[in-house]
RNA sequence: UCCCGUGAAGGGCAAACCGCCGGUGACGGCGGGACGCAAAGCCUCCGGUCCCGUUGGGCGCCCAUUGCGCUCGACAGGAUAGCGGGGUUGCAUCA
Numbered sequence: 001u002c003c004c005g006u007g008a009a010g011g012g013c014a015a016a017c018c019g020c021c022g023g024u025g026a027c028g029g030c031g032g033g034a035c036g037c038a039a040a041g042c043c044u045c046c047g048g049u050c051c052c053g054u055u056g057g058g059c060g061c062c063c064a065u066u067g068c069g070c071u072c073g074a075c076a077g078g079a080u081a082g083c084g085g086g087g088u089u090g091c092a093u094c095a
Base pairs, nucleotide, nucleotide: 012037013036017032018031019030020029021028022027035082041088042087043086045085046084047083048080049079050078051077053075054074055073056072057071058070059069060068061067
């Protein structure tokens, strides 16, 4: 000096829920609020989950044609960094 791990101090962030606003939606912003967090700072590169649109299969409904609903898949776009991995930056330090 770096890594792992961890006690303390000073600080930091803020789940659910509530209010207002934005979005078709997943969800996001601000305020309140704290379940938790040592990267719960930042980045969608990989996987997962979710949403929307298009489309195909199956089942059901139907005015039997179009259409509608449920479900499984494909593709495009999106959400989640507090789902996990990865990348990147970073505060303090007793034993």
This is a predicted structure of a 95-nucleotide RNA (c-di-GMP-I riboswitch aptamer) from an Alphaproteobacteria bacterium. The organism belongs to Alphaproteobacteria, within Bacteria. The coordinates come from a structure-prediction model, not an experiment, and the mean pLDDT is 83. The sequence was found by an Rfam model in a public genome assembly.